[in-house]
Molecule: c-di-GMP-I riboswitch aptamer
Organism: soil metagenome
RNA sequence: AAACGGCAAACCCCGGGAAACCGAGGGACGCAAAGCUCCGGAUCUAAAGCGUGCGCGCUAAGACGGCCGAGCUACCGAA
Numbered sequence: 001a002a003a004c005g006g007c008a009a010a011c012c013c014c015g016g017g018a019a020a021c022c023g024a025g026g027g028a029c030g031c032a033a034a035g036c037u038c039c040g041g042a043u044c045u046a047a048a049g050c051g052u053g054c055g056c057g058c059u060a061a062g063a064c065g066g067c068c069g070a071g072c073u074a075c076c077g078a079a
Stems, first nucleotide, its partner, number of pairs: 006031002011026002014023003029066001035072003039069003043063002049058003
C1' cells in the first nucleotide's frame, strides 16, 4: 500500500436503573486495537448519608475502556 473481515457514535424503539448509564433491535459518526480489565488519573451521576439560609451544597460503595495512561490479548503483511 493492499486483502479477508471486525466493531459501532448520534438518533429511534423496547427493557433495567434514583441518576449517570447499561442491555437487546434498528442505524453508521468514526475506529488498526473503538478487543478485554477500574490498577492510576480525569470526567459524569447523587439514591442513601451529612449540611442547609430549604434555594441548594458536599460526597462513590455507582458510572464511564469511543477521555487518557497502564496491563493482557489479537487479523493481514511492504517491513